[in-house]
């Protein structure tokens, strides 16, 4: 000078709350009171990719459609990760240069990295010409014409200019295509169970020879339904739901991703959706300032020790779970790599 990886995401105390779990007491129940203990993230985010799980579909094969693409490995799987190759990029220094600037590699970073003699398409600007063929300029030689300056045509050679690329089995596949491999669909509002009231449905019984209702009975009045059972659905409740490709430590295999063994741990599970608020004492950061030191002509800058102010600082926030990717992010800590002096 340039990079990479990992970690933290204010601490403690007091008071007041919120939401689950367990225990105890009270209560018929609903619930109430008390105690103990748990309670957001590195991205919980975007929902981009891959899986688990659930339901639906599904002989087998092919077509269509979508995706992936160096080589090898890891993984449950992946478009992810690791290693290697290739290409590009990549700092101070050094070198060149009056200068502007140019030039190299290390660690590292990025890659939309199969095939261009299977075929089609396309190649901006510039340039005569962009893949079809052809000829802008010069020269040589020949033919023809000529106002004798040269012009036209044919052949051959050479050169200049444009451009990413100039005729060369050109470039482009992130244009179609070809080759190889992979891919069923929907998603926790999945799905499953329990199950009111009211209104439909079905069966049986009663009912105009008057059921039922007013109304407990008799009379009276009204007049077409009533009763029982079953079943589906809704409200509501429960399961799915958090013990899992889990986390931590040690040891081992491997360059690594990762894997194996042993030991330890349990770490939100809501559903109108909790995880908060106040106060105090302080870290860190920020601002101001004093002293000392270094550097400087000086201003200033840097380092150390103090004082005062500020008063917690960013992005954000679970909603079935997991592995990735991407995006957002105040500030801080640790470790490692490379080059130069």
């Nucleotide at each position: 000078a340039g990079c990479a990886a990992g970690c933290c995401a204010g601490a403690c105390a007091g008071c007041c709350g919120c939401u689950g779990g367990c225990c105890g007491c009270c209560g018929a129940a609903a619930g109430g009171c008390g105690g103990c203990g748990g309670g957001a993230g590195g991205a919980a985010g975007g929902u981009c990719c891959g899986g688990a799980c659930u339901c639906c579909a599904u002989a087998g094969a092919g077509c269509a459609g979508g995706g992936u693409g160096a080589c090898g490995g890891c993984u449950a799987a992946c478009g992810g990760c690791c290693g290697u190759c290739c290409g590009c990029u990549g700092a101070a220094a050094g070198c060149c240069g009056c200068a502007a600037g140019g030039u190299a590699u290390a660690a590292g970073g990025c890659g939309c990295g199969g095939a261009a003699c299977a075929g089609g398409g396309c190649c901006a600007c510039a340039g005569a010409g962009a893949c079809g063929a052809g000829u802008c300029u010069u020269u040589g030689c020949g033919a023809c014409g000529u106002u004798c300056g040269c012009g036209u045509c044919a052949c051959a050679a050479a050169g200049g200019g444009u451009g990413a690329a100039a005729c060369g089995c050109g470039g482009u596949a992130a244009c179609c295509u070809c080759c190889a491999c992979c891919c069923g669909g929907a998603g926790c509002a999945a799905u499953u169970c329990c199950a009111a009231a009211u209104a439909g449905g079905c069966a049986c019984g009663c009912a105009u020879u008057g059921a039922u209702g007013c109304u407990g009975c008799u009379c009276g009045c009204g007049g077409a339904g009533c009763g029982u059972g079953c079943g589906g659905g809704u409200a509501g409740g429960a399961a799915g739901c958090u013990c899992g490709a889990g986390c931590c430590g040690u040891g081992g295999a491997g360059c690594a991703a990762u894997c194996c063994a042993c030991g330890g741990c349990c770490u939100a599970g809501a559903a109108g959706a909790a995880u908060g608020g106040c106060u105090g004492u302080c870290a860190u950061a920020g601002c101001a300032u004093g002293c000392g030191g270094g550097u400087u002509c000086g201003c200033g800058c840097c380092c150390g020790c103090g004082u005062g102010c500020c008063g917690u600082a960013a992005c954000a926030g679970a909603a079935u779970c997991c592995g990735g990717c991407c995006u957002a992010u105040c500030g801080g800590c640790u470790u490692g790599c490379u080059u130069c002096a």